Predicted 3D model of a 74-nucleotide RNA (transfer RNA) from a Candidatus Magasanikiibacteriota bacterium. Its Rfam family is "tRNA". Rfam describes the family as follows. Transfer RNA (tRNA) molecules are approximately 80 nucleotides in length. The organism belongs to Candidatus Magasanikiibacteriota, within Bacteria.

RNA sequence: CGGGGCGUGGCCUAGCGGUUUAGGGCGCCUGUUUUGGGUACAGGAGAUCGUCGGUUCGAAUCCGACCGCCCCGA
Numbered sequence: 001c002g003g004g005g006c007g008u009g010g011c012c013u014a015g016c017g018g019u020u021u022a023g024g025g026c027g028c029c030u031g032u033u034u035u036g037g038g039u040a041c042a043g044g045a046g047a048u049c050g051u052c053g054g055u056u057c058g059a060a061u062c063c064g065a066c067c068g069c070c071c072c073g074a
Base pairs, nucleotide, nucleotide: 001073002072003071004070005069006068007067010026011025012024013023018057028044029043030042031041032040050066051065052064053063054062
């Protein structure tokens, strides 16, 4: 320098244009239970989806540029 892949709450992950105010697991907070902790049960907070644009009536989902990470080639 060229090509390809990925980027969603603290971590992992689903979603493949409208059915949802972005779902689930772990973790976190509160309550009940317990002498206490753990377990169990109930409830709760937390992401507008890497950034900026574009397409569309409508985008996390399609397109472009850029940023970051990974892989391949030179």